[in-house]
RNA sequence: GUUUCAGGGCGGGGUGAGAUUCCCCACUGGCGGUAACCAGAAGGCAGCCAUGCCACACUGGAAGUCCGCGACCCGAGCAGAUGAGGCGCCCCAGUGCUUCGUUCGCUUGGCUGAUCCGGUGAGAAUCCGGGGCCAACGGUUACAGUCCGGAUGGAAGAGGC
Numbered sequence: 001g002u003u004u005c006a007g008g009g010c011g012g013g014g015u016g017a018g019a020u021u022c023c024c025c026a027c028u029g030g031c032g033g034u035a036a037c038c039a040g041a042a043g044g045c046a047g048c049c050a051u052g053c054c055a056c057a058c059u060g061g062a063a064g065u066c067c068g069c070g071a072c073c074c075g076a077g078c079a080g081a082u083g084a085g086g087c088g089c090c091c092c093a094g095u096g097c098u099u100c101g102u103u104c105g106c107u108u109g110g111c112u113g114a115u116c117c118g119g120u121g122a123g124a125a126u127c128c129g130g131g132g133c134c135a136a137c138g139g140u141u142a143c144a145g146u147c148c149g150g151a152u153g154g155a156a157g158a159g160g161c
Stems, first nucleotide, its partner, number of pairs: 001161005011025004026146002028135002030069004037061004043054004064133002073110006081102009115131005137149003
């Protein structure tokens, strides 16, 4: 540079005219980093030659709630496109300048949820056990993490060439 990929989940019951939205039970967890964990590991050690143990470098995996980011929403700047108005050239078309709007692109700012207890241990935000908590916007016959929609979109990023 190019190309491909890049989000999961309402099942049962109750109330009701009406609820996958309320109530009880249930179910789900984007991307990168870190990680006392797990697996592999050339190899090393022991050996009764069956095998057992150790395991640095390195490789792979491991967090919704620890760090950073993305999606949604709000704003600013820049350039291009487009629409409308004004002025100039001009019959018109067209074209130059300019003002305002829209949209897309790029850059950038803001906003951006939620974890405790116990255990082990030198050390726990990450391991083990247990209990919590969180989840954009718009829509809906009644309030939505799980339905519908913007979205056949965008994207943190991942892989291939």

A computed fold for a 161-nucleotide RNA from Ellagibacter isourolithinifaciens, annotated as FMN riboswitch aptamer (RFN element). The RNAcentral record of the sequence draws on MGnify. The model forms 100% of the base pairs in the Rfam consensus. The organism belongs to Ellagibacter, within Bacteria.